[in-house]
This is a predicted structure of a 95-nucleotide RNA (Glycine riboswitch aptamer) from an Acetobacteraceae bacterium. The coordinates come from a structure-prediction model, not an experiment, and the mean pLDDT is 82. The model forms 91% of the base pairs in the Rfam consensus. It matches the Rfam family "Glycine riboswitch aptamer". Its family is annotated with glycine biosynthetic process in the Gene Ontology.

RNA sequence: UGAUUCCGCGCGGGAGAGAGGGGCCUGAAGGGGCCUCCGCCGAAGGCGCAACCGGCCCCCGGAAACGCUCAGGCACCAAGGGCCGCGUGGAAUAG
Repeated sequence: UGAUUCCGCGCGGGAGAGAGGGGCCUGAAGGGGCCUCCGCCGAAGGCGCAACCGGCCCCCGGAAACGCUCAGGCACCAAGGGCCGCGUGGAAUAG
């Protein structure tokens, strides 16, 4: 110097699922908030008996967009949002 890889930050995009029932609070009302019951979603996080990968191999380690739904979420809006794109800072490495 540096293809490439990883991490952080900024901007843009970003799905799914009940405008459910009952009760309470607030308000003039529309509405808003909370609790509970039933039904559902998976793309923060978490967990796994888990595809797959690795090793000193019948044991151990890592682990997904798979599975579970604890958490979170389920009209619009807001927030969040795996992942994708662009920019930027840092770290490592073949050459």